[in-house]
RNA sequence: GCUCCCAUCGUCUAGUGGUCCAGGACGCAUGAUUCUCAAUCAUGCAACACCGGUUCGACUCCGGUUGGGAGCG
Numbered sequence: 001g002c003u004c005c006c007a008u009c010g011u012c013u014a015g016u017g018g019u020c021c022a023g024g025a026c027g028c029a030u031g032a033u034u035c036u037c038a039a040u041c042a043u044g045c046a047a048c049a050c051c052g053g054u055u056c057g058a059c060u061c062c063g064g065u066u067g068g069g070a071g072c073g
Stems, first nucleotide, its partner, number of pairs: 001072007010026004018056001027045006049065005
């Protein structure tokens, strides 16, 4: 330098055009239970890397940027 893949709550992930004010697990907070802690239960907190385009409608499709990874030279 070329080609390809990936980027979603604090962490791991589901969602491949409308059914999603984005779901689950762990985590954290509050409460219940307990003599206390743990465990359990209830409720809550929290995310689509960035810019543009297509579309009536984009986390999803297209282009670019950034970052990470793999291969080739």

The RNA shown here (transfer RNA) has 73 nucleotides and comes from Candidatus Nealsonbacteria bacterium RIFOXYB1_FULL_40_15. Rfam family: tRNA. About the family: Transfer RNA (tRNA) molecules are approximately 80 nucleotides in length. Taxonomically the source falls in Candidatus Nealsoniibacteriota (Bacteria, Bacteria candidate phyla).